[in-house]
RNA sequence: CGCUGGCGGCAUGCCUAACACAUGCAAGUCGAACGGUAACAGGCCCGCAAGGGUGCUGACGAGUGGCAAACGGGUGAGUAAUGCGUAGGAAUCUGCCCCAUAGCGGGGGAUAGCCCGGCGAAAGCCGGAUUAAUACCGCAUGCGCUCUACGGAGGAAAGCGGGGGAUCUUCGGACCUCGCACUAUGGGAUGAGCCUACGUCUGAUUAGCUAGUUGGUAGGGUAAAGGCCUACCAAGGCGACGAUCAGUAGCUGGUCUGAGAGGAUGAUCAGCCACACCGGAACUGAGACACGGUCCGGACUCCUACGGGAGGCAGCAGUGGGGAAUAUUGGACAAUGGGGGCAACCCUGAUCCAGCAAUGCCGCGUGUGUGAAGAAGGCCUGCGGGUUGUAAAGCACUUUUAUCGGGGAAGAAAAGCUUGGGAAUAAUACUCCUGGGUCUUGACGGUACCUGAAGAAUAAGCACCGGCUAACUCUGUGCCAGCAGCCGCGGUAAUACAGAGGGUGCAAGCGUUAAUCGGAAUUACUGGGCGUAAAGCGUGCGUAGGCGGUUUGACAAGUCGGGUGUGAAAGCCCCGGGCUCAACCUGGGAAUUGCAUUCGAAACUGUCAAGCUAGAGUCUAGGAGAGGGAAGCGGAAUUCCGGGUGUAGCGGUGAAAUGCGUAGAUAUCCGGAGGAACAUCAGUGGCGUAGGCGGCUUCCUGGCCUAAGACUGACGCUGAGGCACGAAAGCGUGGGUAGCAAACAGGAUUAGAUACCCUGGUAGUCCACGCCGUAAACGAUGAGAACUAGCCGUUGGGAAGGUUUAACUUCUUAGUGGCGCAGCUAACGCGAUAAGUUCUCCGCCUGGGGAGUACGGCCGCAAGGUUGAAACUCAAAGGAAUUGACGGGGGCCCGCACAAGCGGUGGAGCAUGUGGUUUAAUUCGAUACAACGCGAAGAACCUUACCAGGCCUUGACAUCUACAGAACUUUCCAGAGAUGGAUUGGUGCCUUCGGGAACUGUAAGACAGGUGCUGCAUGGCUGUCGUCCUCGUGUCGUGAGAUGUUGGGUUAAGUCCCGCAACGAGCGCAACCCCUGUCCCUAGUUGCCAGCACGUAAUGGUGGGAACUCUAGGGAGACUGCCGGUGACAAACCGGAGGAAGGUGGGGAUGACGUCAAGUCAUCAUGGCCCUUAUGGCCUGGGCUACACACGUGCUACAAUGGUCGGUACAAAGGGGCGCGAAGCCGCGAGGUGGAGCAAAUCCCAGAAAGCCGAUCUCAGUCCGGAUUGGAGUCUGCAACUCGACUCCAUGAAUUCGGAAUCGCUAGUAAUCGUAGAUCAGCACUGCUACGGUGAAUACGUUCCCGGGCCUUGUACACACCGCCCGUCACACCAUGGGAGUUGGCUGCAAAAGAAGUAGGUAGUCUAACCGUAAGGAGGGCGCUUACCACUUUGUGGUCAAUGACUGGGGUGAAGUCG
Repeated sequence: CGCUGGCGGCAUGCCUAACACAUGCAAGUCGAACGGUAACAGGCCCGCAAGGGUGCUGACGAGUGGCAAACGGGUGAGUAAUGCGUAGGAAUCUGCCCCAUAGCGGGGGAUAGCCCGGCGAAAGCCGGAUUAAUACCGCAUGCGCUCUACGGAGGAAAGCGGGGGAUCUUCGGACCUCGCACUAUGGGAUGAGCCUACGUCUGAUUAGCUAGUUGGUAGGGUAAAGGCCUACCAAGGCGACGAUCAGUAGCUGGUCUGAGAGGAUGAUCAGCCACACCGGAACUGAGACACGGUCCGGACUCCUACGGGAGGCAGCAGUGGGGAAUAUUGGACAAUGGGGGCAACCCUGAUCCAGCAAUGCCGCGUGUGUGAAGAAGGCCUGCGGGUUGUAAAGCACUUUUAUCGGGGAAGAAAAGCUUGGGAAUAAUACUCCUGGGUCUUGACGGUACCUGAAGAAUAAGCACCGGCUAACUCUGUGCCAGCAGCCGCGGUAAUACAGAGGGUGCAAGCGUUAAUCGGAAUUACUGGGCGUAAAGCGUGCGUAGGCGGUUUGACAAGUCGGGUGUGAAAGCCCCGGGCUCAACCUGGGAAUUGCAUUCGAAACUGUCAAGCUAGAGUCUAGGAGAGGGAAGCGGAAUUCCGGGUGUAGCGGUGAAAUGCGUAGAUAUCCGGAGGAACAUCAGUGGCGUAGGCGGCUUCCUGGCCUAAGACUGACGCUGAGGCACGAAAGCGUGGGUAGCAAACAGGAUUAGAUACCCUGGUAGUCCACGCCGUAAACGAUGAGAACUAGCCGUUGGGAAGGUUUAACUUCUUAGUGGCGCAGCUAACGCGAUAAGUUCUCCGCCUGGGGAGUACGGCCGCAAGGUUGAAACUCAAAGGAAUUGACGGGGGCCCGCACAAGCGGUGGAGCAUGUGGUUUAAUUCGAUACAACGCGAAGAACCUUACCAGGCCUUGACAUCUACAGAACUUUCCAGAGAUGGAUUGGUGCCUUCGGGAACUGUAAGACAGGUGCUGCAUGGCUGUCGUCCUCGUGUCGUGAGAUGUUGGGUUAAGUCCCGCAACGAGCGCAACCCCUGUCCCUAGUUGCCAGCACGUAAUGGUGGGAACUCUAGGGAGACUGCCGGUGACAAACCGGAGGAAGGUGGGGAUGACGUCAAGUCAUCAUGGCCCUUAUGGCCUGGGCUACACACGUGCUACAAUGGUCGGUACAAAGGGGCGCGAAGCCGCGAGGUGGAGCAAAUCCCAGAAAGCCGAUCUCAGUCCGGAUUGGAGUCUGCAACUCGACUCCAUGAAUUCGGAAUCGCUAGUAAUCGUAGAUCAGCACUGCUACGGUGAAUACGUUCCCGGGCCUUGUACACACCGCCCGUCACACCAUGGGAGUUGGCUGCAAAAGAAGUAGGUAGUCUAACCGUAAGGAGGGCGCUUACCACUUUGUGGUCAAUGACUGGGGUGAAGUCG
């Protein structure tokens, strides 16, 4: 803040404008200090009364005086220390209060009030006269007090009231006594002031600050120490342990959170501080520099007669304003406390109460029991039911709370009066102390509480329901509207939007927002890290600092223990007590982890002293080395120059060209010049801190290692700042320049090519001097020390052995490498050269981007370096490893993948499908491989879904209801038909006589219907790609996962063998099934015919046969079984034998697990949505057959391996009843006629063709080719115009073997030849599916193209390379830097200025107390002046913020551009 709201108790309530305030109240009191009497009451007096008088009494306005007003109450602006907290300290004051001592004697002069007069609008002021005091001033005394030169000096006071026996009296009193007050001093208590130490936020992009500054001496000043102030002297003081500056902030007890340590915070309550409109100042006082006092300056508001005045809510209420936001202009002093007073009492917005607010905490209630017809209604539904739900109603009870009535506390003790005892006193007065009695005192409030009455009566909401997070469905919506704390929901089936039903959670509240802590070990003290995630400075030397070997002694700072003081109260915690409980209140305890002080201990750290030698260092003797600097020297090579030989090219590349060359190059020989770099040796070899160092010699020089002793005696380690070194490039000055080579030029490449390649080429590379100060300056690993298994190399040294030497072996030491145990690590990995186990010190890190950028500082000649942010933006960025996928990565392997071959496509004509176009419509789908002779195994009508027109509306079809009628049928008319009208015949079947079944019509409504949408809601079915895909148990790994399935062989195969932390298993493979190839058995009709017989022109035609072929049932056969070789004694492979067949014989069926949101809502089924006189249904005609064009698939060809003609041979597998249809006859032919035979091993379709044998054509657009067109016909059909097929005659187009490119095929295959079938009235026979005939070539091989498999590797990819992704440009928005400047805030320095006030001075002026010899003096006031100083002003700087034309980059933004 939103929605809602019953009661009570206890708390809390302007976080913003320390903004401005109307009105009322918040500090007064004392008559027992005083003069008195304005008002009130009473008394008295005068008066008849009205009235007047009288301070006489109670009292008391104003005034003098005293005390208080410095407390209480508010606020947090300022303040980072003049503060606060803790612990201490000495140089102080302290009214009222307590204790003690001493005192309170005697005088004086004024003044307010009142009265009179004057000025002013007012506020107020002035003058005169008179007057009192506990007001003021002297004098006296002064124990003690202060000062002192130790002689002394100085300095007080006040009275008032009550009572009273003697005595005195001016009759007031004195006097005594009691009480209060007063004075001085000492002490106490309380309060206050001052000082010290420690603690107390952020920023170093604030590094230097400071002249009263630091100290001293003297003086002043203060209550008091002190540069607090002044003069002089000295030059100090603070600061990396953070001064100064800037920003922010009241501090604390505590509060919230947290296991704690911490972190955040400082409301209420309590302690301290600061402030009181803003700034300054003092006065009074015990105390103030004073919230409700004074003065001055300023701003603001108000009054005014314009001359002047008044004011200060950050007191309580309240108002305006600001704001998301915070209450009543209430009651009472009854209680507690405060001020005054002897007291009564007065005052008290302190306080106690009430009011308002669900603001918080706590408690109570809104009913309880029963109640199934599981009511109605709602919601859901699979329609059966479920749920709301014992919930409601109904029945029986209760009455807290609220309402009304009645009763009714505690908070109250005092004071007063009276009466005992005691103190004091001369006293039985008075006063005080302590008991008894009595009398009253309550704002809250008739409140708490108790009780009576009535009646379930007066009382439930809010949020949520995808996961986190408890709780699910329906409807609506359709990336819209909206949700969202994070992930994310919403694009037609949303548990996430909105509503509803239901549910969950909390409950007089619930949700949201904001904030804090936690979780976050995510700043790590407790308790983190830095090889690769963010993070080791490039390297060394070294200052401060931190840390530091060993022995003894001393000390006792750290450390440990005991005591004491303190650590306020409240709060927290524990134990009790009081409100019915609780919240709340209250008593006691504990705690307060701290600080201080004191006593003790002495191990460890420290300090001091004295030692030691194991750390460190020095000396002696050796050793290795591209360690550094300087000088000199050397040879090879490149280039150039001169000369000789020599001729046409050279050079360069993937290929070229630019370039060089006949003016003689390249090549080759000789000579010369010059610069730079140092082949071989050369090595995970050496040296150096790192960068780095490589020819040889000399000189100078640093470090390291080894052996043995001697010496010093902790001298050490690390190292913020600092200093030095520091590759390459770059800069400056001057040299040098052979080669190489940024820039640049040319040539190529390319879409472009400001690149890669080539030809040239300048800075530069080299030297000297000076800068720069950075690198993937890397071991991405800081330095030092110690400890912790082994094994193998290598470099330098030493010792021993070996034979002294050499090789070699063992040990040791300093380096430098490879493995590896334990351990560590997120993993990778590291592993005595640690990333292991420990110690010390330094540096660095804290999500990605913005950004190592901006601004500022420092450095630099510049380039730039160093230090180093923020706004904004994202939910990731990143590491290591895993599984995949991918790679113009690698290895191995396979496939008609290439190669080797054969034949095609792409060119022509035609057929067919598609795209496109056209159209009223050209219905729809398929559309990379895997659409395109595909769905369609038959579009003239039908089909048909499309279009035009004409019609129907419960419908062409299903079920139900009612009524009628048998159903059905004949004919005619109109119409294109659907349809409409008329008409004829017909009365059926079953029956228990009630009726029923089927059919037709009519009516109404439920409903039908949809080839309408969504294949991305689906089932089913299908395509495509690959051959492997997984599991159980075990083991390994933190885990994802791995292993098995990898490896060595082998195979067509994850096939098999061997090996192996794996062992097994499942689905696939293979086999089992079908066809085919050989043989056997059985059986012979419709098939067959060898032999026997009959018969024919001929034919298994006939008798017969069962041999053969064949048919169709069952068997056999093939298994690497046998032999040889290879291989690992394996699996297997190679060869051979036998065999019809040989290594899955050939072919088929069969298709794990997945991929493509693949295809299909138009086969079918189906959710949802949509249409309902139409998106449904019927009909006629048209369309699906269109045609500039493009593509796919085919057919036919281009011819002689051919065409044509004649003759002639041989199949398989199918089909046939609205069927196949023979013979015969007719027709050139399609066909007609005919009708035998055949439900078919019998009959028919049915002539196979290529082939073979002859003949002809002779290379041509032909005797090739057949398109197109004309004519004539045949057949099917209701109907061949759009739009069928076929026949005959005639016509005779393109095309002469096909560019780039591309397809199929490895054997009975390709090629070629014909045959049959499905669909079907007819039509494709160029498609599809089957069938047989003839029948090849080639495969060296796996480099390459394509696809795939296994292993491995890289990866920033995982919708997985058709991936991801970078930058400019264009557009929009956002924040930010620069910017001529502009405006404002704060502030430094130098000046000006000077109110009020205080202090000093004083020549002016005024002056009661005291002195006085009466002149005057002392002292004081006013005035003037000096010093200090607020406001204010000027100049010049610094800093921060806002803004600014223009400009720079940055960030963000579904489909922009270029690469």
About this RNA:
The RNA shown here (small-subunit ribosomal RNA) has 1459 nucleotides and comes from a metagenome. Rfam family: Bacterial small subunit ribosomal RNA. Gene Ontology terms of the family: structural constituent of ribosome and ribosome.